Predicted 3D model of a 73-nucleotide RNA (transfer RNA) from a Patescibacteria group bacterium. It matches the Rfam family "tRNA". By type it is a transfer RNA. Taxonomically the source falls in Bacteria candidate phyla (Bacteria). The coordinates come from a structure-prediction model, not an experiment, and the mean pLDDT is 81. The sequence was found in a public genome assembly.
């Protein structure tokens, strides 16, 4: 230079081949304890890497761009 794959919550990962963005874990608040951790309840947290295009609707489908990784020259 060229060729793939991923890029979604603080982390680690779901979203059934377009149809109300979730869970685990961490944080925050609460019961409870003489107090902490463990438990249990609750409750906050996303422009889905940027930008466009297609659709009545895009996290998914199309394009450029930027990051990570991995091939091959």
């Nucleotide at each position: 230079g060229c060729c793939g794959a991923c890029c979604u919550a603080g982390c680690u990962c779901a979203a059934c081949u377009g149809g109300u963005a979730g869970a685990g874990c961490a944080a925050c608040g609460g019961u409870a304890u003489c107090g902490u951790a463990a438990a249990c309840c609750g409750u906050a947290g996303g422009u889905u890497a940027a930008g466009g295009g297609u659709u009545c609707a895009a996290g998914u489908c199309c394009c450029u761009u930027g990051g990570u990784c991995g091939g091959c020259u």